[in-house]
Context: one part of a larger RNA
RNA sequence: UCCUACGAGUUUUCGUCUCUCCCAAGUCUAAGGGCUUCUGGCCCGGAGGCAAAGUGAAAGCGAGCGUGAAUGAGCGCGCGAGGGAGGGGCGAAAGACCCGAAGCCAGUCGAUCUAUCCCUGGGCAGGGUGAAGGCGGUGGAAAACACCGCUGGAGGCCCGAACCGGUGGGUGGUGCAAAACCCUCGGACGACCUGGGGAUAGGGGUGAAAGGCCUAUCUAGGCUGGGAAUAGCUGGUUCUCCCCGAAAUAGCUUUAGGGCUAGCCUCAGGCGUUUCCUUGGUACGGUAGAGCACUGGAAGAGAUAGCUUACCUUUUGGUGGCUAUCUCUACCAAACUCCGAAUGUACCAAGGUAAAAGCCUGGGAGUCAGAGGGUGGGGGAGAAGCUCCAUCCUCGCGAGGGGAACAACCCAGACCCCAAGCUAAGGCCCCGAAAUCCGGGCUAAGUGCUAAAUAAAGGAAGUGGGAUUCCUUAGACAACCGGGAGGUGAGCUUAGAAGCAGCUAUCCUUUAAAAAGUGCGUAACAGCUUACCGGUCGAGGAAUCCUGCGCCGAAGAUUCAUAGGGGCUUAAGCCCGGUGCCGAAGCUGGGGAUAGCUAGCAAAAUUUUUGCUAGCUAUGGUAGGGGAGCGUUCCCACUGGGCUGAAGGCAGACAGUGAUGUCUGCUGGACUGGUGGGAAGUGAGAAUGUAGGA
Numbered sequence: 001u002c003c004u005a006c007g008a009g010u011u012u013u014c015g016u017c018u019c020u021c022c023c024a025a026g027u028c029u030a031a032g033g034g035c036u037u038c039u040g041g042c043c044c045g046g047a048g049g050c051a052a053a054g055u056g057a058a059a060g061c062g063a064g065c066g067u068g069a070a071u072g073a074g075c076g077c078g079c080g081a082g083g084g085a086g087g088g089g090c091g092a093a094a095g096a097c098c099c100g101a102a103g104c105c106a107g108u109c110g111a112u113c114u115a116u117c118c119c120u121g122g123g124c125a126g127g128g129u130g131a132a133g134g135c136g137g138u139g140g141a142a143a144a145c146a147c148c149g150c151u152g153g154a155g156g157c158c159c160g161a162a163c164c165g166g167u168g169g170g171u172g173g174u175g176c177a178a179a180a181c182c183c184u185c186g187g188a189c190g191a192c193c194u195g196g197g198g199a200u201a202g203g204g205g206u207g208a209a210a211g212g213c214c215u216a217u218c219u220a221g222g223c224u225g226g227g228a229a230u231a232g233c234u235g236g237u238u239c240u241c242c243c244c245g246a247a248a249u250a251g252c253u254u255u256a257g258g259g260c261u262a263g264c265c266u267c268a269g270g271c272g273u274u275u276c277c278u279u280g281g282u283a284c285g286g287u288a289g290a291g292c293a294c295u296g297g298a299a300g301a302g303a304u305a306g307c308u309u310a311c312c313u314u315u316u317g318g319u320g321g322c323u324a325u326c327u328c329u330a331c332c333a334a335a336c337u338c339c340g341a342a343u344g345u346a347c348c349a350a351g352g353u354a355a356a357a358g359c360c361u362g363g364g365a366g367u368c369a370g371a372g373g374g375u376g377g378g379g380g381a382g383a384a385g386c387u388c389c390a391u392c393c394u395c396g397c398g399a400g401g402g403g404a405a406c407a408a409c410c411c412a413g414a415c416c417c418c419a420a421g422c423u424a425a426g427g428c429c430c431c432g433a434a435a436u437c438c439g440g441g442c443u444a445a446g447u448g449c450u451a452a453a454u455a456a457a458g459g460a461a462g463u464g465g466g467a468u469u470c471c472u473u474a475g476a477c478a479a480c481c482g483g484g485a486g487g488u489g490a491g492c493u494u495a496g497a498a499g500c501a502g503c504u505a506u507c508c509u510u511u512a513a514a515a516a517g518u519g520c521g522u523a524a525c526a527g528c529u530u531a532c533c534g535g536u537c538g539a540g541g542a543a544u545c546c547u548g549c550g551c552c553g554a555a556g557a558u559u560c561a562u563a564g565g566g567g568c569u570u571a572a573g574c575c576c577g578g579u580g581c582c583g584a585a586g587c588u589g590g591g592g593a594u595a596g597c598u599a600g601c602a603a604a605a606u607u608u609u610u611g612c613u614a615g616c617u618a619u620g621g622u623a624g625g626g627g628a629g630c631g632u633u634c635c636c637a638c639u640g641g642g643c644u645g646a647a648g649g650c651a652g653a654c655a656g657u658g659a660u661g662u663c664u665g666c667u668g669g670a671c672u673g674g675u676g677g678g679a680a681g682u683g684a685g686a687a688u689g690u691a692g693g694a
C1' cells in the first nucleotide's frame, strides 16, 4: 500500500408537532385477576388520568371574570372538542451517533532496580612525599627555644593497576546493547568500594537537593475499580432518485474557533395580490459639487489706528516691520455652510408582471472564521494577496467558453441524448477552429505582437500631423570666393590692457559693408574667426508651440528564458473604418424524462382523486429542509421453484433515471423465491479505525 470481514442517531420514559385509526361530551384503563391452543391471545378490572368553565393575587363570582376609586364605557383573558392507540419529526433525562484524552478518587501490589539507614562479612599491585613524636649533636650557665643529623611513618597527601566512576571525541543509532563499543579521562586509605541479611510506600518514602530515585514508568509508582469520567476540541458517520435551498450578520454572553434570540433556508395549514417593477404626485434630507454669509485657516496689494530695541533724518518726520479693523484680488476645511444635486427612503395613485412573490400560525434546520473584484469612505505610508465599514457582483455552493496556465476578471447559469444550426466574450499565419480579408495612416525600435498584470524624473535636428511668426527670383538658407576699413592703442585702470583681465561710455567718419567688437589666441602686440557687405549658385528657408508613434534613461544571480511557442516588419505590430467567418453545457432545431399550471377526455358513489393527451413554464447546487423509492436479515399470511440441480461463485446479454432487477452459460451440490403485511444488530472508501491475509 492493497484485499476480505467488522465498524457509528439506538432503546426506555416523559413532553410537543404532524400523519393514520378507534370512540366522542366524553375517552383510556393501571396494578391485579379469570380463561386459554401459554414469550402469545381473549375477557374482567374505572382505582385513577385527561377533557367537559372560566376568571381573579385572593376572598370569591361564574358565560362571564378581573381591572377601571364607584356606575357606564374602555382594556385583559374567556364563552363545549376531546380522549386513546400506532407511525414519523424534534426536545428533555439517561453513556444517548461512534472512537479519542491528559486527569480525579478508592482499594490493593511493589525498596530483587534505585535512595537513605541498621546488622554482619569482604576488598584496595607497586611507586613517591616524609607531619608529629623519639634519639644524638650544635648554640646557650641551664631550662625553654631554635637549628642540624638519624630515626619515625602522618595525610578526605601525590603518581598509578585491581576496583569504583563516566570527561571529551568517534563508532553505533531496524545497534552486540530499549544507553553498548573504542580512544581519552576522574577517584583509587576514604564522606572509599562491595557480598549477604533487614527497615522506610505513593501526597507517602528516600534525597551531600538534580524534582533526583522508589523494578526500562515519577512535578506524585504500578495494577484493578468508580467508568462507556468529562472533551464548547480533532477525526469518522455506510443505498438511489426528485423539489427547494442558506449563512459567515445584529444584540447579549468569564463571550470571542462555543452558545441563545432575531435575520436568511425549508415543510404544512391559512390569507388572497398585500409582494415586485415602472411612471406620476406628495413628503424627508445636507452628501457630491460649489461657496466664503458663519467658525477657523491662509496669500498678495491698499487704507486707518496703535506699537517699534531696525535704518535714514535726527525737530515734527520718512522707510521697513508687527498687531487689529476695513477694502480689493485669488484661495482652503470630516468635526465650516449663504447654497446644493443625482441616487435614495416613506406614503398615495395608475400601469405592468402572475412567479418556487408577499403576509400570518405552527414543525425542522443550518449559519455566527468568509474571500476576491468594482464603487464611496476610515486606519496604514493617497503600502500590502493589509485592515475596518457601506453598496453591488462573483466565488463560497457554479460546471461550460475566454484569459498560456490561474476560486473571485470577461462571456455565460449545465434536466438527459444528437457526427444539426446561430451567436457571446475572445479570436481567424502555423501549433490551433476561423481572413496571410478590404480601405487609410503610423512605427524601424523585434518598439510591439498584454484590457490590466510597473517603469520615472530627465535627455535628443528619430519620424508623422497641426498652429503661429519671419526671410525669399529686388535671389532667401547652407556652402564657397572676396571684403570686414579710418579717428583709435576710445577713456579709466594697470608693469602692460592695443576689439577680446576689469570698470565707464559705446560716439564720429569713409562706405556695398564692417561692433569702441562673437569666439580662439598674445606677457602685451601680432595672428585666426564672427557679426556685417559684395560675388558665385538658384528655390525654398529660419524659429517657436501643440500633438501621434518610436529612442536613451533600463543592472541578477544554472545559455537565450514573462510575446504561451514557432515566428512576424506597406506586419502576424499600433491607430481609424469596413465586410465575412470561427467560437460555449448560452440560443435555435430534433428526440426523451420529471414537476407545476391551464385545457380536454376517461374511470372511481359528490367536493375530490387517479390515469391519458396537448400547450406553457421550470429542473447548477455545499450546510440544510421536504418527497418518492431500491436492497439486506428475520417474522406472519397466501402462493411458487429445487438432485431432470437450490443458495453462493464466474462471465455475458437485456430492462430500469437510479439504488437495482431479470435471463442465459459454466461452476456449485441442498436449499430457496414471489405477493401482501410486520420488525430491524439494515447498505462502507476513508475514522494515524479493528481483526485476518497478501
Base pairs, nucleotide, nucleotide: 001694002693003692004691005690006689011094012093013092014091015090016089017088018087019086020085021084022083023082026050027049028048032044033043034042035041036040054061055060064077065076066075067074097236098235100233104226105225106224107223108222109221115200116199117198118197119196120195121194122193123192124190126159127158128157129155133151134150135149136148137147138146139145163187164186165185168183169182170181171180202218204214205213206212239629240628241627242626243625244624249262250261251260252259253258263367264366265364266363267362268361269360270359271358274357276352277351278350279349280348281347282346283345284344289339290337291336295333296332297331299329300328301327302326303325304324305323306322307321308320310319311318312317370395371394372393373392374391375390376389377388378387379386400411401410402409415592416591417590418589420588421587422586426582427581428580429566430565431564435579437578438577439576440575441574442573448568449567458552459551462549463548464547465546466545467544468543469542470541471540479536480535481534482533483532485509486508487507490504491503492502515530519528520527593619594618595617596616597615598614599613600612601611602610603609604608630683632680633679634678635677636676637675638674639673640672641671648667649666650665651664652663653662654661655660

Notes:
Large-subunit ribosomal RNA, domain II from a Candidatus Parcubacteria bacterium, 694 nucleotides, folded computationally. Its Rfam family is "Bacterial large subunit ribosomal RNA". The full RNA is in RNAcentral, with records from ENA. The organism belongs to Candidatus Parcubacteria, within Bacteria.